SAM riboswitch aptamer (S box leader) from Pontibacillus litoralis JSM 072002, 108 nucleotides, folded computationally.
It matches the Rfam family "SAM riboswitch aptamer (S box leader)". Rfam links the family to the GO term regulation of gene expression.
RNA sequence: CUCUUAUCCAGAGCGGUGGAGGGACUGGCCCUAUGAAACCCGGCAACCAUCAAACCAUGUUUGAAAGGUGCUAAAUCCUGCUAAGUAAUGUACUUAGAUAGAUGAGAG
Numbered sequence: 001c002u003c004u005u006a007u008c009c010a011g012a013g014c015g016g017u018g019g020a021g022g023g024a025c026u027g028g029c030c031c032u033a034u035g036a037a038a039c040c041c042g043g044c045a046a047c048c049a050u051c052a053a054a055c056c057a058u059g060u061u062u063g064a065a066a067g068g069u070g071c072u073a074a075a076u077c078c079u080g081c082u083a084a085g086u087a088a089u090g091u092a093c094u095u096a097g098a099u100a101g102a103u104g105a106g107a108g
Base pairs, nucleotide, nucleotide: 001108002107003106004105005104006103007102008101013041015040016039017038021031022030023029025080027078028077042072043071044070047068048067050064051063052062053061054060055059076100081097082096083095084094085093086092087091
């Protein structure tokens, strides 16, 4: 980097270093010197692994969490393509799906 698969409306700091940017991309709309990114510490969660218990028992469910990741403004911040519906405009809204993206696990 590519493929497969699962999840993405919950949760998480009034800490330290740092100094101007950040929210993937488009168009919006936001965050930020009342301090961005990044790093450290803390925290959240429970995908993988591990441990414990129950059972419809070689797995399922529940719990724990000191291991491997991940996450820690706003729904993946909204949106982008298609279809249906509503309003009654040539746009707005709602729903479903696709695409794109993120993360885990597995494969190449």
NCBI's taxonomy places the organism under Bacteria, Bacillota, Caryophanales, Pontibacillus, Pontibacillus litoralis.
The same sequence occurs in records of 2 taxa.